Molecule: nadA riboswitch
Organism: uncultured Acidobacteriota bacterium
RNA sequence: GGCUUCAACAUCCCCGCGGAUGGGGCCUCUGGAAAAAUCGGAGGCAGUGCAUCCGCUGGAGCC
Numbered sequence: 001g002g003c004u005u006c007a008a009c010a011u012c013c014c015c016g017c018g019g020a021u022g023g024g025g026c027c028u029c030u031g032g033a034a035a036a037a038u039c040g041g042a043g044g045c046a047g048u049g050c051a052u053c054c055g056c057u058g059g060a061g062c063c
Stems, first nucleotide, its partner, number of pairs: 001063007013049001014047001016056007023048001025045007
């Protein structure tokens, strides 16, 4: 240097840090319809206990 794997630290457990993509949730505005159910559009919010990817911190292993 490359590859694989792990998260001790945590106010039960799980959760190392930052970011991206897809999906989900909630809020605001808005279109179709008289309204509701319902189907869309734009923007925003977050421990999104969903998935994947990139970089980094700290371990372990292999080359």